[in-house]
RNA sequence: GCCUCUAUAGUUCAGCCUGGAUAGAAUACGACCUUGCGGAGGUUGUGACCGAGGUUCAAAUCCUCGUGGGGGCG
Numbered sequence: 001g002c003c004u005c006u007a008u009a010g011u012u013c014a015g016c017c018u019g020g021a022u023a024g025a026a027u028a029c030g031a032c033c034u035u036g037c038g039g040a041g042g043u044u045g046u047g048a049c050c051g052a053g054g055u056u057c058a059a060a061u062c063c064u065c066g067u068g069g070g071g072g073c074g
Base pairs, nucleotide, nucleotide: 001073002072003071004070005069006068007067010027011026012025013024020057029045030044031043032042033041050066051065052064053063054062
């Protein structure tokens, strides 16, 4: 330099292919309940679509460019 995969809560992942609902779960953290105590159990709350542009009535999702990361080739 070229090709390819990838980027979503603090963390690990769904959702993307096939556009539309309040973007969901686990875990972590806060509060409360429970418990002899608790780091165990229960309820509940907070928190995210890498950046820019395009297409569209509508974009996490499709397209382009860029950025970060993984892999391959030279």
Molecule: transfer RNA
Organism: Candidatus Pacearchaeota archaeon